The RNA shown here (transfer RNA) has 73 nucleotides and comes from Candidatus Epulonipiscium sp. It matches the Rfam family "tRNA". It is annotated as a transfer RNA. The coordinates come from a structure-prediction model, not an experiment, and the mean pLDDT is 80. Taxonomically the source falls in Candidatus Epulonipiscium (Bacteria, Bacillota, Clostridia, Lachnospirales). The RNAcentral record of the sequence draws on ENA.
[in-house]
C1' cells in the first nucleotide's frame, strides 16, 4: 500500500430500490404483590463515524478522510 464489507438509540439490529428513521433487549414510570420476580400498560427530539458535493429534498448517489473485520501483496 491495494481490495471488499460494515460505522444507524445503552447494546444487537432493520427498514425505506432518494421523501426526512424503527424492533428486540435494556432502562424509567405505574399496576399486581405482605414484599420481590415473572406478567401487564405506558415512555425514544438518535442532526444516521467526520467534513463536502448532487439533489426541490441525502442515512441512502458521488469526492475525500477516520474507525472496525476480512483479503492480496
Nucleotide at each position: 500500500g491495494c481490495c471488499u464489507u460494515g460505522g444507524u438509540a445503552g447494546c444487537u439490529c432493520a427498514a425505506a430500490u432518494g421523501g426526512u428513521a424503527g424492533a428486540g433487549c435494556a432502562g424509567u414510570g405505574g399496576a399486581c404483590u405482605g414484599a420481590a420476580a415473572a406478567u401487564c400498560c405506558a415512555c425514544g427530539u438518535g442532526u444516521a463515524g467526520c467534513a463536502g458535493g448532487u439533489u426541490c429534498g441525502a442515512u441512502a448517489c458521488c469526492c475525500g478522510c477516520c474507525c472496525a473485520a476480512g483479503g492480496c501483496a